[in-house]
């Protein structure tokens, strides 16, 4: 340089035919316990890489830039 993937919560990753965002860990509180951890239950949490575009609507679709990996030469 082409050419393929990756980008979502602090951290690792679902997300389905486009109908408007979850789990787990992690932090908090509060149970339990002599206390601590470890268990339970509550809460906490998002500029869905940026910009644009088309749609009654976009994490999903179309363009163009960008990060990170990876083939090739």
């Nucleotide at each position: 340089g082409c050419c393929c993937g990756u980008c979502u919560a602090g951290c690792u990753c679902a997300g389905u035919c486009g109908g408007u965002a979850g789990a787990g860990c992690g932090c908090a509180a509060g149970g339990c316990u002599c206390u601590u951890a470890a268990c339970c239950u509550u809460g906490u949490g998002g500029u869905c890489c940026u910009g644009g575009g088309g749609u009654c609507a976009a994490g999903c679709c179309c363009c163009a830039g960008g990060u990170c990996g990876g083939u090739c030469g």
About this RNA
A computed fold for a 73-nucleotide RNA from Ipomoea nil, annotated as transfer RNA. The organism belongs to Ipomoea, within Eukaryota. Rfam family: tRNA. Rfam links the family to the GO term triplet codon-amino acid adaptor activity.